[in-house]
Molecule: transfer RNA
Organism: Magnetococcales bacterium
């Protein structure tokens, strides 16, 4: 340098012929229970869907450009 796969809640991860309200475990807040603690269970808050431009009525979800993370691969005077 070229190719391919991913960047969605602290973390682990779904989402999809573009369609209105983004979700799930775990974690955390608070309540139940229970002498108390683990465990249950109930609740509840938490997201610029990597940045930016474009198509569109409407983008997490297409296109373009950049940033970043893994894997392959070429080449090194």
């Nucleotide at each position: 340098g070229g190719c391919g796969a991913g960047g969605u809640a602290g973390c682990u991860c779904a989402g999809c012929a573009g369609g209105u309200u983004a979700g799930a475990g775990c974690g955390g807040u608070g309540g139940a229970c229970u002498c108390a603690u683990a465990a249950u269970c109930c609740u509840c808050a938490g997201g610029u869907c990597g940045g930016g431009a474009g198509u569109u009525c409407g983008a997490g979800u297409c296109u373009c450009c950049c940033c970043c993370u893994c894997g392959c691969u070429a080449c090194c005077a």